Context: one part of a larger RNA
Molecule: large-subunit ribosomal RNA, domain IV
Organism: Pseudomonadota bacterium
């Protein structure tokens, strides 16, 4: 230079994304006192005060305890270790829990509560190919599986779409099955046509008939087949037809109007399944945007309250609000400081050397 500490003059967060680290108070005793709020539990050891040792005296005598007086000391602890810095305020998230073992502890997750589906028991549901098991030695005040997530007011419209659930008239739908057809292929069988042989007949050649082989046509019966064809018959689906949004979801335009101006209770006109209720809004959501007023500051893109055409809040992916609780976030104030102005100074390490 660097670790680990300790002290500092004035000022006292000017440092910084940000009081991070520091330091400082305070020390769970006794007295006394204690705000808003509040689910009356709490908030609360709320903030705050004062006291704490030794000696005399008084109240009633001992003891306790009060009260006066007076003394040392900087400083009157109650064993030791352990043990709150405090206030305002807003956002989340009800609380205690629970999680990324090793970079997140959170406003995520769980929660109790609400709520909607399943499930009648050999249960739904889950593991297991199955025996079996689990559910449960349990039975709808029981199990399961989705959302929401203490409380409190409240949870608006819409079944068109997409899911679910009931429903059966009709429409369309497969395999099998019934019936008929085609097609190919093997066997027999009949007819015809051809060629060869033998035979009888008219006979020189040659015709004609009959019999046997051998091709080929074509026809009939069977067997086999074919991604083959039609017609009947033929299930849930789906198409229909009804319910359901704490089911997935969705919840408007464009023009005019009032006796300053401006703005529209209001009128029209289009569209749709409905055309965003209630509350809350520049927000953990507002691009514009440091929106615009006001508080707070000497001065604030942060906070707080408020405004509302909300580029794009919204009611169980809940909306609003809530005391309490948080190693959560933002903002502010007290107190305290080397965090800073703006640095300086001490210890004891290390570094080096030797072992």
């Nucleotide at each position: 230079a660097g670790g680990u500490c300790c002290c500092u003059a004035a000022g006292g967060a000017a440092c910084u994304c940000g009081g991070c680290a520091a330091a400082a108070a305070a020390g769970c005793a006794g007295c006394c006192g204690u705000a808003a709020g509040u689910u009356c539990g709490c908030g609360a050891u709320a903030u705050g005060g004062c006291u704490u040792c030794c000696c005399c005296g008084a109240u009633u005598u001992a003891a306790c305890a009060u009260c006066g007086g007076g003394g040392u000391g900087c400083a009157a602890c109650a064993a030791a270790a352990g043990a709150a810095c405090c206030c305002c305020u807003a956002g989340c998230g009800a609380c205690u829990g629970u999680u990324u073992a090793c970079c997140a502890a959170a406003a995520a997750c769980a929660c109790a509560g609400c709520u909607c589906c399943c499930u009648g028991c050999u249960a739904a549901c889950c593991c297991g190919u199955a025996a079996g098991g689990g559910g449960a030695u349990g039975u709808a005040u029981a199990g399961g599986g989705g959302g929401u997530g203490a409380c409190g007011c409240u949870u608006g419209a819409c079944c068109a779409a997409u899911g679910c659930g009931a429903g059966a008239a009709g429409g369309u739908u497969a395999a099998a099955g019934g019936u008929g057809c085609c097609g190919g292929u093997g066997c027999g069988u009949u007819u015809c046509a051809u060629g060869c042989u033998u035979c009888a007949u008219g006979u020189u050649u040659c015709a004609u008939g009959a019999a046997g082989c051998g091709u080929g046509a074509a026809g009939c019966a069977c067997g086999c087949u074919g991604a083959g064809c039609g017609c009947c018959c033929g299930a849930a689906g789906c198409c229909c037809u009804c319910g359901u949004c704490a089911a997935u979801g969705u919840c408007c335009g464009c023009g005019g109007u009032a006796a300053c101006u401006a703005u529209a209770a209001c009128c029209g006109u289009g569209u749709u399944a409905a055309u965003g209720u209630a509350g809350c809004g520049c927000a953990a959501u507002u691009c514009c945007u440091u929106g615009u007023c006001a508080g707070g500051u000497a001065a604030g893109u942060u906070c707080u309250g408020a405004c509302g055409c909300g580029c794009a809040c919204g009611a169980a992916a809940a909306g609003c609000g809530u005391a309490a609780c948080g190693a959560c976030u933002g903002g502010g104030g007290g107190a305290c400081u080397g965090u800073c102005u703006c640095a300086g100074g001490g210890a004891c390490u290390c570094g080096c050397u030797c072992g």